RNAcentral holds the sequence, with entries from ENA.
The RNA shown here (Archaeal signal recognition particle RNA) has 306 nucleotides and comes from a Thermoplasmataceae archaeon.
The coordinates come from a structure-prediction model, not an experiment, and the mean pLDDT is 75.
The model forms 93% of the base pairs in the Rfam consensus.
It is recorded under the gene name ffs.
It matches the Rfam family "Archaeal signal recognition particle RNA". A reference for the family is Rosenblad et al. (2009), "Kinship in the SRP RNA family", RNA Biol. By type it is a non-coding RNA gene.

[in-house]
RNA sequence: AGCCGGACUUGGCCGGGAGGUUAGGCACCUCCUGUUACCCGAAGUCGAUAUGCGGGGGCGACGGCUUUGGAAGGUCUACCAGACUUCUGGUAGGCUCUGUGGAACCGGUGACAAUCUGUCCUCCUGGACCUAAGGUCUGCAGGUAUGAUCUCAAAGGAGUUCAUGUCUGCAGUCAAUCUGGCGACUCCGCCAGGACCGGAAGGGAGCAACGGUAACUAGGACUCUGGGUGCUGGGAGGGUGCGGGUUGGAGGUGAAAUGGGGGUAAACCUGCUAGGACAUCUGGCCCAACCAAAGCUCGUCCGGUU
Numbered sequence: 001a002g003c004c005g006g007a008c009u010u011g012g013c014c015g016g017g018a019g020g021u022u023a024g025g026c027a028c029c030u031c032c033u034g035u036u037a038c039c040c041g042a043a044g045u046c047g048a049u050a051u052g053c054g055g056g057g058g059c060g061a062c063g064g065c066u067u068u069g070g071a072a073g074g075u076c077u078a079c080c081a082g083a084c085u086u087c088u089g090g091u092a093g094g095c096u097c098u099g100u101g102g103a104a105c106c107g108g109u110g111a112c113a114a115u116c117u118g119u120c121c122u123c124c125u126g127g128a129c130c131u132a133a134g135g136u137c138u139g140c141a142g143g144u145a146u147g148a149u150c151u152c153a154a155a156g157g158a159g160u161u162c163a164u165g166u167c168u169g170c171a172g173u174c175a176a177u178c179u180g181g182c183g184a185c186u187c188c189g190c191c192a193g194g195a196c197c198g199g200a201a202g203g204g205a206g207c208a209a210c211g212g213u214a215a216c217u218a219g220g221a222c223u224c225u226g227g228g229u230g231c232u233g234g235g236a237g238g239g240u241g242c243g244g245g246u247u248g249g250a251g252g253u254g255a256a257a258u259g260g261g262g263g264u265a266a267a268c269c270u271g272c273u274a275g276g277a278c279a280u281c282u283g284g285c286c287c288a289a290c291c292a293a294a295g296c297u298c299g300u301c302c303g304g305u306u
Base pairs, nucleotide, nucleotide: 001306002305003304004303005302006301007300008299011062012059013058014057015033016032017031018030019029020028024046025045026044038056039055040054041053063297064296065295066294067293068292069291070290073287074286079284080283081282082281083280085277086276087275088274089273090272091271092270093269094268095262096261097260098259099258100257104253105252106251113247114246115245116244117243118242119241120238121237122236123235124234125233126232127231128229129228130227131226132225133223134222137172138171139170140169141168142167143166144165145164146163147162148161150159151158152157177220178219179218180217181216187212188211189210196203197202
């Protein structure tokens, strides 16, 4: 002289910062941040020499001060810049034609193209289904009703002709029919019984029943004809959105940007630019706990050790 340990107190520490408040400082309130680190009391106080006051306690040379750098965090339109919003002015665009361009997508699992076809739309037509409507006409023969006409005869009666309606049979025609019910149109056929005329034979009229017809009604079939449809077939045309087939073999579509021509009155929108306004936001500036470095300063005693 340096280092280590112990003890001490006179250096020093027991916080600092921002905002609010204040003309300003402290206290007080809120917030940020640090330490091993305070307790009690009063409530206002001070003057840029303002940065707390009084009492007590603790740590204990730990340090303190200055400068520089970093930095959690904070304040702010007071300053600068930018952003958002907005105003004013200028300029180029917005539409169209053409060129350059070639992002992105599709393409031998087949681009462009051609052709056929399906789907879609319109018209025409057929089928199927549903439905409406409909029930041909003629001739011949015969019966019968009504009206008319003529002849015969001893009663009942018999027969001829015409018109209209209706029924039956046969034949034909037509696209144009079948099966039932009913039938008291004053219709037709056939008419038991009964009644009538008659010597008898026989006859006319005629109720019921039965059989038919018109009409009515039920159901079916049919068709010269008409209408309809969430069905279906065919034909023609349209459109070029989608699907499928064939041929064929390499491209096709095409954004941003940009050149030229044409257009552009205003208004509106977009880009660029100049200036201004602006609450807010971002950054800078500013402040800053805390950390680091440098400079100055850094007390006393005892012991050990080199």